The RNA shown here (transfer RNA) has 72 nucleotides and comes from a Patescibacteria group bacterium.
The RNAcentral record of the sequence draws on ENA.
Model confidence (mean pLDDT): 81 of 100.
RNA sequence: GCCGUCCUGGCUCAAUGGCAGAGCAAUGGUUUUGUAAACCAUAGGUUGUCGGUUCGAAUCCGACGGACGGCU
Numbered sequence: 001g002c003c004g005u006c007c008u009g010g011c012u013c014a015a016u017g018g019c020a021g022a023g024c025a026a027u028g029g030u031u032u033u034g035u036a037a038a039c040c041a042u043a044g045g046u047u048g049u050c051g052g053u054u055c056g057a058a059u060c061c062g063a064c065g066g067a068c069g070g071c072u
Base pairs, nucleotide, nucleotide: 001071002070003069004068005067006066007065010024011023012022013021018055026042027041028040029039030038048064049063050062051061052060
């Protein structure tokens, strides 16, 4: 230099154009002499950034940034 894959709550990952979710973690509560466990509830996201297409984009297209891999 060229090619490919990936980027979504604190962490690991879903969601194949139509309400952004789960598990774990966090916070509060119930229970317990107390802790843990269990159960119930709550909060937490401008889906890497900026544009484009579309009635509608996490999803499709482009550029940029980052991670990883391959070729030279």
Its Rfam family is "tRNA".